[in-house]
Molecule: transfer RNA
Organism: Oscillospiraceae bacterium
RNA sequence: GGGGGCAUAGCUCAGCCGGUCAGAGCGCACGCUUCACAUGCGUGAGGUCGCGGGUUCGAACCCCUCUGCCCCCACCA
Numbered sequence: 001g002g003g004g005g006c007a008u009a010g011c012u013c014a015g016c017c018g019g020u021c022a023g024a025g026c027g028c029a030c031g032c033u034u035c036a037c038a039u040g041c042g043u044g045a046g047g048u049c050g051c052g053g054g055u056u057c058g059a060a061c062c063c064c065u066c067u068g069c070c071c072c073c074a075c076c077a
Stems, first nucleotide, its partner, number of pairs: 001073007010026004019057001028044005050066001052064003
């Protein structure tokens, strides 16, 4: 230099080719249970979907630029 993959909640991830409130598990807070802790049960908080643009009536999803990480190829030394 060329090509490809990934980026969604604190962590690990799902979200199949655009439309329904953006979800799960773990973790966290509160409540119940206990003498207390753990376990179990219930409720809840928490996300401008990496940044910025574009297309569209409508974008986490399509297009472009950029950023970070990973992989392959090539080149140089």